[in-house]
RNA sequence: UGAGUCGGCCGGGCAACCGCGGCGCGCUUUGCGCGGCGAGGAAAGUCCGGGCUCCGAAGGACAGGGCGCCAGGUAACGCCUGGGGGGCGCGAGCCCACGGAAAGUGCCACAGAAAACAAACCGCCGGUGCGCGAGCAUCGGUAAGGGUGAAAAGGUGCGGUAAGAGCGCACCGCGCCGGUGGCAACACGCGGCGGCACGGUAAACCCCGCCCGGAGCAAGACCAAAUAGGGGAGCGGCUGCCGCUUUUGAGCGCAGCCAGGCGUGGUCCGCGCCGCUCCCGGGUAGGUCGCUGGAGCGCCGUGGCGACACGGCGCCUAGAGGAAUGGUUGCCUCGGCGUUUUCGGAUGCUGACAGAACCCGGCUUACAGGCCGACUCUUUUU
Numbered sequence: 001u002g003a004g005u006c007g008g009c010c011g012g013g014c015a016a017c018c019g020c021g022g023c024g025c026g027c028u029u030u031g032c033g034c035g036g037c038g039a040g041g042a043a044a045g046u047c048c049g050g051g052c053u054c055c056g057a058a059g060g061a062c063a064g065g066g067c068g069c070c071a072g073g074u075a076a077c078g079c080c081u082g083g084g085g086g087g088c089g090c091g092a093g094c095c096c097a098c099g100g101a102a103a104g105u106g107c108c109a110c111a112g113a114a115a116a117c118a119a120a121c122c123g124c125c126g127g128u129g130c131g132c133g134a135g136c137a138u139c140g141g142u143a144a145g146g147g148u149g150a151a152a153a154g155g156u157g158c159g160g161u162a163a164g165a166g167c168g169c170a171c172c173g174c175g176c177c178g179g180u181g182g183c184a185a186c187a188c189g190c191g192g193c194g195g196c197a198c199g200g201u202a203a204a205c206c207c208c209g210c211c212c213g214g215a216g217c218a219a220g221a222c223c224a225a226a227u228a229g230g231g232g233a234g235c236g237g238c239u240g241c242c243g244c245u246u247u248u249g250a251g252c253g254c255a256g257c258c259a260g261g262c263g264u265g266g267u268c269c270g271c272g273c274c275g276c277u278c279c280c281g282g283g284u285a286g287g288u289c290g291c292u293g294g295a296g297c298g299c300c301g302u303g304g305c306g307a308c309a310c311g312g313c314g315c316c317u318a319g320a321g322g323a324a325u326g327g328u329u330g331c332c333u334c335g336g337c338g339u340u341u342u343c344g345g346a347u348g349c350u351g352a353c354a355g356a357a358c359c360c361g362g363c364u365u366a367c368a369g370g371c372c373g374a375c376u377c378u379u380u381u382u
Base pairs, nucleotide, nucleotide: 002377003376004375005374006373007372008371009370010369012332013331014330015329016328017327018326020038021037023035024034025033026032027031040353044364045363047362048361049360050359051358052216053215054214055213064212065211066210067209068208069083070082071081072080073079084098085096086095087094088093099207100206104205105204106201107200108199121146122145123142124141125140126139127138128137129136130135154172155171156170157169158168159167173196174194175193176192177191178190179188180187181186220289221288222287223286230280231279232278233277234276235275236258237257238256239255240254242253243252244251245250260274261273262272263271264270296315297314298313299312300311301310302309303308334351335350336349337348338347339346340345
């Protein structure tokens, strides 16, 4: 210089004016004025995990679902950190559902003889028969070579053989047992044993281990109209002046007489339905709470490789209702695209994804543009 890898951060600034929503104070209180506050790194997807609330009494089993190398962190996790193993990259680094295929079952397209108790298409070798012969037929041996396939029952070499073959041997590979190191996963150019017994597939069934009760702030708690409905209690008018009380207004009791409306129906009887007042309880509208001070944020210190934990100091930072957080202008700044240029500049346009709704920890996804740090490879120079 060029090409990259990883991590962290920002997501324009200032001012004026006009608005919007809570809160506090004041006033002449349907409102106005003043003051202060008012979105994000993802507020998103709602995919995991918690807090909180209600149901429930949640102990066990079955079913179902999830997770799956090891150790640690955490309130918890499918998250994070560190490590192991495998793969990719020259490298910094990146990726991995990474338990079990000698418990059982299933599957392995096409091609191929054969896809798993192996098998034999071409080939190689031997026997027998036929043929003058090249060779052909048939029976058997073989798995070296060819061919098919993603995958064909260890690899290379030497011996061996009719030809061959772990058939024998050496080395490599593999398996089992032990040793050493490590908390462990695991590792070992450590020792012994075994000719090799084990194709792949578990995001196929399954087996093993661990975890999981359900619903969610429209959770839920409290206050509580009108109307309708439920439960309970009470209630007609007139006369008599008989009895009691008496504040001389009347009230209560007793007796007598009379009795509403609607429907059915020609009419009567009969039958059915209907009023007013008060109280109680449930529920709706509406209101209040839940509601934001919390696994909180910033700085410093200590322990730890780290995730993180502990301690000290400081700070308060939206909390409403289907929902406010916006717009215009000026100056400055950054990037992009134009025009122009005396190459210093001038000038015009334009600027990402997105929008809190109970809260928190993660993951994933979207994002104009920009900044910082650490590291790698390469070129040149020293």